Description:
Predicted 3D model of a 72-nucleotide RNA (transfer RNA) from Schizocladia ischiensis. The coordinates come from a structure-prediction model, not an experiment, and the mean pLDDT is 81. Its Rfam family is "tRNA". The family's RNA type in Rfam is transfer RNA. It is recorded under the gene name trnN-guu. The organism belongs to Schizocladia, within Eukaryota.
[in-house]
RNA sequence: UCUUCAGUAGCUCAGUGGUAGAGCAUGUGGCUGUUAACCAUAGGGUCGUUGGUUCAAUCCCAACCUGAAGAG
Numbered sequence: 001u002c003u004u005c006a007g008u009a010g011c012u013c014a015g016u017g018g019u020a021g022a023g024c025a026u027g028u029g030g031c032u033g034u035u036a037a038c039c040a041u042a043g044g045g046u047c048g049u050u051g052g053u054u055c056a057a058u059c060c061c062a063a064c065c066u067g068a069a070g071a072g
Base pairs, nucleotide, nucleotide: 001071002070003069004068005067006066007065010024011023012022013021018055026042027041028040029039030038048064049063050062051061052060
C1' cells in the first nucleotide's frame, strides 16, 4: 500500500428496509434463621463518525475512524 471481516446496553451477542431486543451483570421487592439459589420488577442505547438513497435506514451506497486476519 492492497484485500477481507468486525464495530448495537457495563460484558457476550441477536436483529438483512416498517415500534431497537436476549442472556449475564446492576438496583428494588418477594421467598428464609442467614447467605447462596430461585421468582417478580426496574434502570441503562446519539446502533463507530459524517454524508447520500428512501415515505421510512441498525439494515442499502460512499468516505472516514478503530480493531482483527491475510497478501506484497